[in-house]
RNA sequence: GGGGAUAUAGCUCAGCUGGUAGAGCGAUGCGUUCGCAACGCAUAGGUCAUGGGUUCGAGUCCCACUAUCUCCA
Numbered sequence: 001g002g003g004g005a006u007a008u009a010g011c012u013c014a015g016c017u018g019g020u021a022g023a024g025c026g027a028u029g030c031g032u033u034c035g036c037a038a039c040g041c042a043u044a045g046g047u048c049a050u051g052g053g054u055u056c057g058a059g060u061c062c063c064a065c066u067a068u069c070u071c072c073a
Stems, first nucleotide, its partner, number of pairs: 001072007010025004019056001027043005050064004
């Protein structure tokens, strides 16, 4: 220098054919316990890396760009 993959909640990851974004773990509160753990219930937490484009509508399609990983030279 060229090719490919990945980027979504604090962490690990889903998200189908474009139709208002979820799970597990974790956090907080409540119940249970003398207390803790475990368990049950509830709550909070998101600029879908970033910037544009297409579309009535974009996490999803297109372009650019950044970071990480990987292959080739």
About this RNA:
Transfer RNA from an uncultured Clostridia bacterium, 73 nucleotides, folded computationally. The coordinates come from a structure-prediction model, not an experiment, and the mean pLDDT is 81. Rfam family: tRNA. The family's RNA type in Rfam is transfer RNA.